[in-house]
Context: one part of a larger RNA
Molecule: small-subunit ribosomal RNA, 3' major domain
Organism: uncultured bacterium
RNA sequence: UGACGGGGGCCCGCACAAGCAGUGGAGUAUGUGGUUUAAUUCGAAGCAACGCGAAGAACCUUACCAGGUCUUGACAUCUGCCGAAUCCCGCGGAGACGCGGGAGUGCCCUUCGGGGAGCGGCAAGACAGGUGGUGCAUGGUUGUCGUCAGCUCGUGUCGUGAGAUGUUGGGUUAAGUCCCGCAACGAGCGCAACCCUUGUGAUUAGUUGCUACGCAAGAGCACUCUGAUCAGACUGCCGUUGACAAAACGGAGGAAGGUGGGGACGACGUCAAAUCAUCAUGCCCUUUAUGACCUGGGCUACACACGUACUACAAUGGCCGGUACAGAGCGCAGCGAGGCCGCGAGGUCAAGCGAAUCGCAAAAAGCCGGUCUCAGUACGGACUGGAGUCUGCAACUCGACUCCACGAAGUUGGAAUCGCUAGUAAUCACGCAUCAGCAUGGCGUGGUGAAUACGUUCCCGGGCCUUGUACA
Repeated sequence: UGACGGGGGCCCGCACAAGCAGUGGAGUAUGUGGUUUAAUUCGAAGCAACGCGAAGAACCUUACCAGGUCUUGACAUCUGCCGAAUCCCGCGGAGACGCGGGAGUGCCCUUCGGGGAGCGGCAAGACAGGUGGUGCAUGGUUGUCGUCAGCUCGUGUCGUGAGAUGUUGGGUUAAGUCCCGCAACGAGCGCAACCCUUGUGAUUAGUUGCUACGCAAGAGCACUCUGAUCAGACUGCCGUUGACAAAACGGAGGAAGGUGGGGACGACGUCAAAUCAUCAUGCCCUUUAUGACCUGGGCUACACACGUACUACAAUGGCCGGUACAGAGCGCAGCGAGGCCGCGAGGUCAAGCGAAUCGCAAAAAGCCGGUCUCAGUACGGACUGGAGUCUGCAACUCGACUCCACGAAGUUGGAAUCGCUAGUAAUCACGCAUCAGCAUGGCGUGGUGAAUACGUUCCCGGGCCUUGUACA
């Protein structure tokens, strides 16, 4: 100087407390461990691994296994020789591939001999290749403490020196934020602001939007909206407190008030944290194999254990009928209105739309009426049998969905434990990426919409000052 203390002081955070809804019990989905296996590819490991890499494992993917194959190679550059390329067909084979037949000659230069580019084949080697190892050799990227308020430097001064001072102190703040004081005076990275979005208004621009309307033509741009430019919030104004300061509290005006809400943004560093399997890369290893191709299998196994979710256990409910109101997205190998067929998944014909125009699209919870009457039920839907639909060469291993039948556990969950302070929790539906198909996951969107916070004694994490130390 740090680090640590079941030392002290001050302060903060859904940290506790006050509340609400959960997890832990059940079934299923999914990830992991374990076990099994020819293989169940690999990585991730307290918080900060475990619906994580994976924004989509039937083949492919795919890295794993079995079998069948290749050896200058599936891919790149170089040399020589031959042929344009390319297309079609037959046979064998699981296919990779092997054997054979046919069509066919282009582009640029030309001294008409030929040469060149491109592509294909053969040969030889230089070399290719490796999701092989090392994240404890590395770059880059990322997590974490933590959006915590800290981390430093120059000069000066003090100290023999390591170092100190500044950065401590008195107030204040979300903040090393600001004020005052002070052997310090200044400065940098952080904080804040500048950026995006949302909330109010003005100006401007009105089509595909809006208006009057049951609809259309036509008209208009006031309103909604779209999107561009501005205004607006600054403790600016008033009062009280304060040290005449910074600031705090209350009030006015205002759409909004003290950082208005949300996002992006993550200092010096810590964990030899994660990643050699995104990529790049040193070294090591491999080279008829640890490379490459193909078929099939596996990654989907299943006495079990754990994490994360979904659905429930019902009457604030289930079912039936009627009837409202969104936002944000997406669409041409696409979205597909409407008609007809089917109980349905869906099929068929097909308009419109590269979309403020057409479509996906029905929002759902809600509201109105009816029924069920507390039962393992008209709750719950697992599992199983049968029949189908769709995607796709192909749904057996191993897809999603529909219909009929079947109708399990489950009556609110032990010890323990998680999230959340407002348009939040809870609850309800909608969309998108990936994607042929496959979503209870992820990322977004809106609808309905709470309870509680006395307070900081205690648990956890953190910041500053101080003290002790046998630690560095």